[in-house]
RNA sequence: GUUUGCAAAAGGCAAACCGCACGAAAGUGCGGGACGCAAAGUCACUGGCCUAAGUCUCUUGAGAUAGGGCGGCAGGACUGCCAGG
Repeated sequence: GUUUGCAAAAGGCAAACCGCACGAAAGUGCGGGACGCAAAGUCACUGGCCUAAGUCUCUUGAGAUAGGGCGGCAGGACUGCCAGG
């Protein structure tokens, strides 16, 4: 440098759920908690998905829409621990 994650070890992250806070919502942050994860580290770049406050349309509750979200949905880019080849 490249490849692999069967085994071991060091360490890491933390789903559901609960509490508090933020938010129109989706969801997010912090604390508790561990279902899982070898990139479950970073980036909304491409696709996908969620929400629809505002806006628009029809008209009185519907439809459309992301400048809002999801990276623990797939791809891509960048970076990285341990161990084996």